[in-house]
RNA sequence: GGGGUGGUAGCUCAGAUGGGAGAGCGCGUCGUUCGCAAUGACGAGGUCGGGGGUUCGAUCCCCCCUCACUCCA
Numbered sequence: 001g002g003g004g005u006g007g008u009a010g011c012u013c014a015g016a017u018g019g020g021a022g023a024g025c026g027c028g029u030c031g032u033u034c035g036c037a038a039u040g041a042c043g044a045g046g047u048c049g050g051g052g053g054u055u056c057g058a059u060c061c062c063c064c065c066u067c068a069c070u071c072c073a
Stems, first nucleotide, its partner, number of pairs: 001072007010025004016059001019056001027043006049065005
């Protein structure tokens, strides 16, 4: 330098034909308990890596940039 894969909640990761942003764990509050653990209910927490484009509408499609992993040279 070129090819491929990936970047979504604190962590690990889903996500649909383009239309509601989610799960588990963790965190907070409450209940059950003498208390803890465990468990149940509720809740907080997101620039969907950055910018631009297409579209009525973009995490999703197109372009550029960036970071990580990987292959080739």
Transfer RNA from Pseudoxanthomonas dokdonensis, 73 nucleotides, folded computationally. Taxonomically the source falls in Pseudoxanthomonas (Bacteria, Pseudomonadati, Gammaproteobacteria, Lysobacterales). Model confidence (mean pLDDT): 80 of 100. It matches the Rfam family "tRNA". It is annotated as a transfer RNA.